[in-house]
Molecule: c-di-AMP riboswitch aptamer (ydaO/yuaA leader)
Organism: Pelotomaculum sp. UBA3102
RNA sequence: ACUCAUCUUUUGCUUAAUUCUUUUCUAAGAAGCGGGGGAACCAUUUUCCGGGGUGAAUCGAUUCCGUGGUUUGUUGCAACCAGACUACCGGAUUCGUAGGGUUACUCUUUCGACCCGAAUCCGUCAGCUAACUUCGCAAGCGUUGAAAGAGAGGGUGA
Numbered sequence: 001a002c003u004c005a006u007c008u009u010u011u012g013c014u015u016a017a018u019u020c021u022u023u024u025c026u027a028a029g030a031a032g033c034g035g036g037g038g039a040a041c042c043a044u045u046u047u048c049c050g051g052g053g054u055g056a057a058u059c060g061a062u063u064c065c066g067u068g069g070u071u072u073g074u075u076g077c078a079a080c081c082a083g084a085c086u087a088c089c090g091g092a093u094u095c096g097u098a099g100g101g102u103u104a105c106u107c108u109u110u111c112g113a114c115c116c117g118a119a120u121c122c123g124u125c126a127g128c129u130a131a132c133u134u135c136g137c138a139a140g141c142g143u144u145g146a147a148a149g150a151g152a153g154g155g156u157g158a
Stems, first nucleotide, its partner, number of pairs: 003158007011142004018031005032137006042127001050125001051122004059096003063092004067087007099116005105151007
C1' cells in the first nucleotide's frame, strides 16, 4: 500500500447568519452563504376593504372581553342600568390545519415518536427581471427510535 473479516462514529440543532486577514481590535476588508431594489420579453389590468417584504409560520371553528349600531324593559322623553341580536372591527383563549423541523458519521427512502405552525419590517410605494445597485451574517437552544440501500473515516486481526 492492497484485499478480507470484525468492531466502531470520539457533541450536536433551528437559521443566510460562517471563516480568514489587517488594524485605529466597539473598526475595516476579503471569501462564502442569504435578502431587497432594478430593463427587454412576458404577465397583471387595480388603486382605503391600502399595498408590499423577510419567514415554515397560512387558513378555519369555539368561547370570552372591549368598542360601535339596532332593539326590548323600568316612567311621557332623555340619561343611567340590564337583556338580546349584530359587525369585511380589535384583543385574548382553546381545538384543528396548509406548511416546517429533530430523531448523533453523511445522503436517500419508509415506518414511528417528539416539537413549531411566531414575530417583525417598509411607509402610500416595489410583478418577473440581464447589466447594475444595495443590505445582513443575529438570536435562541439540547435531539441521540427502528429498517433498507449507497458512500466516508477510525481501531483490531489475517